[in-house]
């Protein structure tokens, strides 16, 4: 079951962190965590044990961001669609 979870797409909301040098570009040292990505616990399973699986908003800070603005944005909340097949 007159279709749950998940996919996509539109609209609306949607945090954090900066200073200096520089004409600029760009350089220095500092910072954030809510695209993405990395790591783990209990716990399964092998079973001596080791491998293996194993989450997140936790943690790392690769990537990204860090004046406004634009952009991105986890996640929410309303829709439309296709599948999907019970949360």
């Nucleotide at each position: 079951a007159a279709g749950a979870a998940g996919c996509c797409g539109a609209c609306g909301g949607g945090a954090g962190a900066g200073c200096c040098c520089u004409c600029a570009a760009g350089g220095g040292c500092g910072c954030c965590g809510a695209a993405g990505g990395g790591g783990c616990a209990a716990c399964g399973a092998c079973c001596u044990u080791c491998c293996c699986g194993g989450a997140a908003u936790c943690u790392c800070u690769c990537a990204g961001g860090c004046c406004a603005u634009a952009g991105g944005g986890a996640c929410c909340g309303u829709u439309g669609g296709a599948c999907g097949g019970a949360g």